[in-house]
RNA sequence: UUGAAUAAAGGGCAAAGUAACUGCGAAGUUACGACGCAAAGCUAUAGGGACUUAACGAGUCAGCCAGUUGCAAUU
Numbered sequence: 001u002u003g004a005a006u007a008a009a010g011g012g013c014a015a016a017g018u019a020a021c022u023g024c025g026a027a028g029u030u031a032c033g034a035c036g037c038a039a040a041g042c043u044a045u046a047g048g049g050a051c052u053u054a055a056c057g058a059g060u061c062a063g064c065c066a067g068u069u070g071c072a073a074u075u
Stems, first nucleotide, its partner, number of pairs: 004075003012037002017032006035063001041068003047065002049061004
């Protein structure tokens, strides 16, 4: 330095659900909430996948895999 495994403290994020608003919809934003998360940070035309849509077109999802960047201790 790289990879893997694992623990503590402080801090961080926030599923389902509820309310308001936006959208045809998937879903999004804000507040409450606390299932979980060591990348639950970022990336959605030019990886895969799922979803919306009668279908095309056009969209949605990064808390599915993936890509990419990054913090700390021990082994």
The RNA shown here (c-di-GMP-I riboswitch aptamer) has 75 nucleotides. It was read from a public genome assembly, where an Rfam model found it. Rfam family: c-di-GMP-I riboswitch aptamer. About the family: GEMM was predicted in a large-scale screen for bacterial structured RNA regulatory elements.